About this RNA:
Glycine riboswitch aptamer from Saccharothrix australiensis, 92 nucleotides, folded computationally. Rfam family: Glycine riboswitch aptamer. About the family: This family represents the bacterial glycine riboswitch. Lineage of the source: Bacteria > Bacillati > Actinomycetota > Pseudonocardiales > Saccharothrix. Of the family's consensus pairs, 91% are formed in the model.
Formats: sequence, structure tokens, C1' cells
RNA sequence: GGAACCCGGGCGGGAGAGCCUCCAGCGUCGUUGGAGCGCCGAAGGAGCAAGCACCCCGCACACUCUCAGGCAACGAGAACCGCUCGGGCGAG
Repeated sequence: GGAACCCGGGCGGGAGAGCCUCCAGCGUCGUUGGAGCGCCGAAGGAGCAAGCACCCCGCACACUCUCAGGCAACGAGAACCGCUCGGGCGAG
């Protein structure tokens, strides 16, 4: 001085699914809360057929399940991607 990899932060992009029914409030045809049914999956969580690993313990996706979360718009959140900053490790 330093590739790749890992973790965290910042910026940008970022989907899906009922503005259904009833009750109550505000209010005037909308909105807030609750309940019911119907749905979504890309926070998190759980599962494991494929797959991976294997002495044991297992690991496991954008797959599956929806506990949680979410379902007009706005807003929030959002896996993942790009750029950047900091840290760790460290090839050559």
C1' cells in the first nucleotide's frame, strides 16, 4: 500500500395484495378505529422436496408456510441492486 469476502451506516432505485361487509366516532359520501371474511410476500420468523455438506451436528434459495407484518392514494416499511463511507479479515 492492498484484490476478493463479511458486517454496519448514508444516498438513489425498489413489487405484491379488498378504498369488500358490519359496528362505533368524526363528518358529509369521505375519514379514523374495531370485528369478520377474502388476499399479498421482498422486514423478521418458521419449514425443508431439490441442492450443498457430511465423523457428528447439519446448511439450505427470490422455494414453501403465513406466526408476525402488509392490502385505495399519500406516507411508512421493504428483500434485492448500484454508488459511497467506516470497520474486520486478508489474496497477491